[in-house]
RNA sequence: CUCUUAUCCAGAGAGGCAGAGGGACCGGCCCUGUGAAACCUCAGCAACCGAUCGCAAGAUCAAGGUGCUAAUUCCGGCAGAUAAAAUAAUCAAAUCUGGAAGAUAAGAG
Numbered sequence: 001c002u003c004u005u006a007u008c009c010a011g012a013g014a015g016g017c018a019g020a021g022g023g024a025c026c027g028g029c030c031c032u033g034u035g036a037a038a039c040c041u042c043a044g045c046a047a048c049c050g051a052u053c054g055c056a057a058g059a060u061c062a063a064g065g066u067g068c069u070a071a072u073u074c075c076g077g078c079a080g081a082u083a084a085a086a087u088a089a090u091c092a093a094a095u096c097u098g099g100a101a102g103a104u105a106a107g108a109g
Stems, first nucleotide, its partner, number of pairs: 001109008013042004021031003025077004043069003048065002050061004073101001078098005
């Protein structure tokens, strides 16, 4: 990097350093000198791997490997369905369902 499977409306931040960006991409909307990113320390959340029990389903735990700690993956992007209004038709917008993309884990190449 690619593929497979699972999950993504819950949860959890302080300090140091740094000094202008960040929220993947595009559009929107936000966060940010009352200090962004990166990095470091400590703390926490969660429970994929893990540990214990169990035939299993599952339950409990959190030492270790990851991950995460603004906003639902911040919202939408593609397709379909639906009520009302309007309409010759279309566009836009709302709700729902599915998908795409992305993130993370475990496994494989």
Molecule: SAM riboswitch aptamer (S box leader)